A computed fold for a 127-nucleotide RNA from Thermomonas hydrothermalis, annotated as SAM riboswitch aptamer (S box leader). The source organism's lineage runs through Bacteria, Pseudomonadati, Gammaproteobacteria, Lysobacteraceae and Thermomonas. It matches the Rfam family "SAM riboswitch aptamer (S box leader)". Its family is annotated with regulation of gene expression in the Gene Ontology. Model confidence (mean pLDDT): 84 of 100. The RNAcentral record of the sequence draws on Rfam.
RNA sequence: CAUCCAUCGAGACCGGCGGAGGGACAGGCCCUUGGAAGCCGGGGCAACCUGCGGCAGGCGUCAUGUCUGCCGUGAGGUGCCAAAUCCUGCGGGGACCUGUUCAGCAGCGUCUGCCGGAAGAUGGGGC
Numbered sequence: 001c002a003u004c005c006a007u008c009g010a011g012a013c014c015g016g017c018g019g020a021g022g023g024a025c026a027g028g029c030c031c032u033u034g035g036a037a038g039c040c041g042g043g044g045c046a047a048c049c050u051g052c053g054g055c056a057g058g059c060g061u062c063a064u065g066u067c068u069g070c071c072g073u074g075a076g077g078u079g080c081c082a083a084a085u086c087c088u089g090c091g092g093g094g095a096c097c098u099g100u101u102c103a104g105c106a107g108c109g110u111c112u113g114c115c116g117g118a119a120g121a122u123g124g125g126g127c
Stems, first nucleotide, its partner, number of pairs: 001126001003125006013042005021031003025089004043081003048077002050074010085119001090116003093112004097107004
């Protein structure tokens, strides 16, 4: 970045500087002077990429191999450490309410941690 793939209900905080905001956006609802953002130091979580070991399968060589998946382990590159990605935003399902010309249908209506999507975030490719 008008791009592709995967994941997003789990997990993990202290100190110094700083001094009013922060939770992407909008609405809600929260956090915050008992100290927000940001920067620095230390600590931690996790295991996407990655190192090592093992197993299975594909391909290949005279031979050493190589690729994919899974398991274990480490933690080098990222990431992350309030609240489900805090919730909702678009479409659908369900419950209710209201109206009605009532086997049913309708609605600028209410609710719903039910489903899918969008958006966003992170990682790994691609450009």